[in-house]
Predicted 3D model of an 84-nucleotide RNA (transfer RNA) from an Anaerolineaceae bacterium. Rfam family: tRNA. By type it is a transfer RNA. Model confidence (mean pLDDT): 81 of 100. RNAcentral holds the sequence, with entries from ENA.
């Protein structure tokens, strides 16, 4: 130097034929249960703004096609493989 995968919530980790982004799963928080815990069950769990209902942003980062992109196209980055 060349060529491949790969970067999505706190952590893993899907959604790939371009249609709600965040499935389950661990962690965490709340409540139930219990004399307490612990397991067990319900519920809530990006971020910013708002008293709220909501509204807006958000897939490594910056563009770019689209009516619409985590998903296709450019550049640019990070980490793993291979080749040289």
């Nucleotide at each position: 130097g060349g060529g491949g995968c790969g970067g999505u919530g706190g952590c893993g980790g899907a959604a790939u034929c371009g249609g709600c982004a965040g499935a389950c799963g661990c962690a965490a928080c709340g409540g139930a249960c219990u004399u307490a815990a612990a397991a067990u069950c319900c519920g809530u769990c990006g971020a910013u703004g708002g008293u709220g209902a909501c509204a807006u942003c958000g897939u490594g980062a910056g563009g770019g096609u689209u009516c619409g992109a985590c998903c296709c196209c450019c550049u640019c980055u990070c980490g793993c493989c291979c080749c040289a």